Source information: The RNA shown here (SAM riboswitch aptamer (S box leader)) has 106 nucleotides and comes from a Chloroflexota bacterium. Lineage of the source: Bacteria > Bacillati > Chloroflexota. The model forms 97% of the base pairs in the Rfam consensus.
RNA sequence: CCUGCAUCAAGAGUCGCGUGAGGGACUGGCCCUUUGACCGCGACGGCAACCUGGCCUAAGCCGCCAAGGUGCCACAGCCAGCCUCCAAAAGGAGGAGCGAUGUGGC
Numbered sequence: 001c002c003u004g005c006a007u008c009a010a011g012a013g014u015c016g017c018g019u020g021a022g023g024g025a026c027u028g029g030c031c032c033u034u035u036g037a038c039c040g041c042g043a044c045g046g047c048a049a050c051c052u053g054g055c056c057u058a059a060g061c062c063g064c065c066a067a068g069g070u071g072c073c074a075c076a077g078c079c080a081g082c083c084u085c086c087a088a089a090a091g092g093a094g095g096a097g098c099g100a101u102g103u104g105g106c
Base pairs, nucleotide, nucleotide: 002105003104004103005102006101007100008099013044014043015042016041017040018039022032023031024030026081027080028079029078045073046072047071049070050069051068052066053065054064055063077098082095083094084093085092086091
């Protein structure tokens, strides 16, 4: 890189150093950003999707606890995008695709 599966409407951040103009994947919106965003490093703190340990059980699922391994801590994956249904429309419901994270495989 490719691929199977699961989750993504909840939840959780500040400080310091460096850099200096874009960033929120993409397109359109709408937001964030020189009052320094994004990115990198460090410190302390937190959340709990997956793995892990434990409780529950005949066993398992669900649920609960922990936070060791990853991950994550602006706005619902910020909203929409393609399809189906409801609707005069606005809009609403469901599904898919794409993306992200984990876990397994190649």

The coordinates come from a structure-prediction model, not an experiment, and the mean pLDDT is 85. The sequence was found by an Rfam model in a public genome assembly. Its Rfam family is "SAM riboswitch aptamer (S box leader)". Rfam's curators write: The SAM riboswitch is found upstream of a number of genes which code for proteins involved in methionine or cysteine biosynthesis in Gram-positive bacteria.